C1' cells in the first nucleotide's frame, strides 16, 4: 500500500434477503434464608462517524475512522 471480515446496551453477541432493536451476564430493587443460592420485578441503545437512496435504513449505496486476518 491492496484485498477481505468486523464495529449493536457496562461485557459476550442475536437481529435473512428495508416496516423502526432483543437475549444472556452485569448493575438496582423486592421476596425468602442464619448465610450463599434461588425467584420476581426494574434499569439500561445517536445501531462507529458523515453523506445518499426510500413514504420509511442496523438492513441498500458511497466516504471517512478503528480493530482482526491475508498478501506485497
Nucleotide at each position: 500500500u491492496a484485498u477481505u471480515a468486523a464495529g449493536u446496551a457496562g461485557c459476550u453477541c442475536a437481529g435473512u434477503u428495508g416496516g423502526a432493536a432483543g437475549a444472556g451476564c452485569a448493575g438496582c430493587g423486592a421476596a425468602u434464608u442464619g448465610a450463599u443460592a434461588u425467584u420476581c420485578g426494574c434499569c439500561g441503545g445517536u445501531c462507529a462517524u458523515g453523506g445518499g437512496u426510500u413514504c420509511g435504513a442496523u438492513u441498500c449505496c458511497c466516504a471517512u475512522c478503528u480493530u482482526a486476518a491475508u498478501a506485497c